């Protein structure tokens, strides 16, 4: 320079008006000011945990699930690192007219990995026979039949042929069988507060008062007050400071650990996170929280940047 492979980032920008959701602060209770506001996947809901309630002595058993070794993590089926085995672009030698093909290396990539001498099942097609073998040719060795060549059994070996594989053995991602793991629901969990009504009490006791009918009188109706227990609309929590992000140092090959500074970053309850205009660029993709977190795995327009191998040149 070009070409493989592998990992990461970023998710259009800046400004103006108008709205919307939460926090602060003022307030003449009208509203004002100021800050903050979606994602790397917020999806799928496939693993793993925190929280909650409910079960619970302890072992067994069924069920599921995990599987080389070591390490990381709050855990995992995830993540690192290695080991064996399969694939592998390129590439190098070898053959060949070529195409191919057979050998080495190879950056990387794998839904791959206890046990086949517990035990049970399965192994297309061809072939006798596909897992308790035996059709066919040969040489042996015992028995039968036959005067004799010869034949017939049975036994042991050896050939050929089939086929991936022929009593050598594949398969456990077919059941098993070792070893470890696993209690059920799930934030609509679950806590508290609690109108009205209904149920219980204690006063009151048939109408003085007190109440309602219209601000007062009359004159008419009228039972009610206050406590307690559940607990329906409703209300508040759980709900945003968290296995937290940023920088930096130091241990580790690396996942990741410790230590120091430093920063607060949606929290709705019918559901906010948008409309619109101007300008610029390469005209902008899947897709949008609803307890929270760590992973996979699935969708996705462009850009950028990083390692690693190969091969060309050029010094």
């Nucleotide at each position: 320079c070009g070409g493989g492979c592998c990992g990461g980032u970023u998710a259009g920008g800046c400004g103006g008006c108008c709205g919307c959701u939460c926090c602060g602060g003022c307030u003449c209770c009208g509203g004002c000011c100021g800050g903050a506001g979606a994602g790397g996947a917020a999806a799928g809901u496939c693993c793993g945990c925190a929280c909650u309630u409910c079960a619970c002595a302890g072992a067994g058993c069924a069920c599921g699930g995990u599987a080389g070794c070591g390490g990381g993590u709050a855990a995992c089926a995830c993540c690192c690192g290695u080991c064996g085995c399969c694939c592998a672009a390129g590439u190098c030698g070898g053959u060949u007219c070529g195409c191919g093909c057979c050998g080495g290396u190879a950056a990387g990539g794998g839904u791959c990995g206890g046990a086949a001498u517990a035990g049970g099942g399965g192994c297309a097609c061809a072939g006798u026979g596909a897992c308790g073998a035996u059709g066919c040719c040969c040489a042996c060795g015992c028995c039968c039949c036959c005067a004799a060549a010869g034949g017939g059994g049975c036994g042991c070996g050896g050939g050929a042929g089939u086929g991936a594989a022929a009593c050598g053995g594949c398969u456990a991602a077919c059941c098993u069988c070792u070893a470890c793991c696993g209690g059920a629901a799930g934030c609509a969990a679950g806590g508290c507060c609690a109108a009205g009504u209904c149920g219980g009490g204690a006063c009151g006791c048939c109408a003085c008062g007190a109440g309602g009918u219209u601000g007062c009188u009359c004159g008419c109706c009228c039972a009610g007050u206050c406590c307690c227990a559940g607990g329906u609309a409703g209300g508040c929590u759980g709900c945003a400071c968290g296995a937290g992000g940023c920088c930096g140092g130091c241990g580790g090959c690396a996942a990741c650990g410790c230590c120091g500074g430093u920063c607060c970053c949606a929290g709705a309850u019918a559901g906010a996170u948008g409309g619109u205009c101007g300008c610029c660029c390469g005209c902008g993709a899947c897709a949008g929280a609803a307890u929270g977190c760590g992973g996979c795995u699935u969708a996705u327009c462009g850009a950028c940047c990083g390692g690693u191998c190969c091969g060309a040149c050029g010094c």
Molecule: Bacterial RNase P class A
Organism: Chloroflexota bacterium